[in-house]
């Protein structure tokens, strides 16, 4: 240093790359002056920037939000989302139970106020290049968190005053 082998870690907006497109080299054509063209070979690099996100089972579904303007083209796998439909479990009221409605261990809705990103670009490095790495700043939404105000069952039985 190269390959093989085990073994542990990590990763779910994750993981890959048979396609076109980019780059490099070689080689072939044409021109004629150092360029220009393309049908090849051979090797490369790029291929979504982060937020949020799991109660179990099955079944279906191009799975949520926003940044950005780039191939973030086009693909191909997975997969915490959304629907149904079983099952469990939390909540509303003192308390159990049935029935229903939301919800999902941080387990109710809705308003309103607070609060959280990267990445492009910008600097440095590497690399013939395509590109990549690394550093400090700024700027979202949607969820979520904190706060605040409103709203939040029915029916049966018990306690208690």
């Nucleotide at each position: 240093u190269u390959u093989c082998c085990u073994c542990a870690u990590u990763u779910a907006g994750c993981g890959c790359c048979a396609g076109a497109g980019c780059c490099u080299u070689u080689g072939a054509c044409a021109c004629a002056a150092u360029g220009u063209u393309u049908a090849a070979a051979a090797g490369g690099a790029c291929g979504a920037c982060g937020a949020g996100g799991a109660g179990a089972a099955g079944g279906g579904u191009u799975a949520u939000c926003g940044a950005a303007a780039a191939u973030u083209c086009g693909g191909c796998g997975g997969a915490u989302g959304c629907c149904c439909u079983u099952c469990c479990g939390c909540a509303g009221c003192c308390u159990u139970c049935c029935g229903g409605u939301g919800c999902g261990u941080g387990a109710u809705a809705u308003g309103c106020c607070g609060g959280c990103a990267a990445a492009u670009a910008u600097g440095c490095a590497g690399g013939u290049a395509a590109c990549u790495g690394c550093a400090a700043a700024a700027c979202a939404a949607a969820u979520c968190c904190g706060g605040u105000a409103u709203a939040g069952c029915g029916g049966a039985a018990g306690a208690a005053u």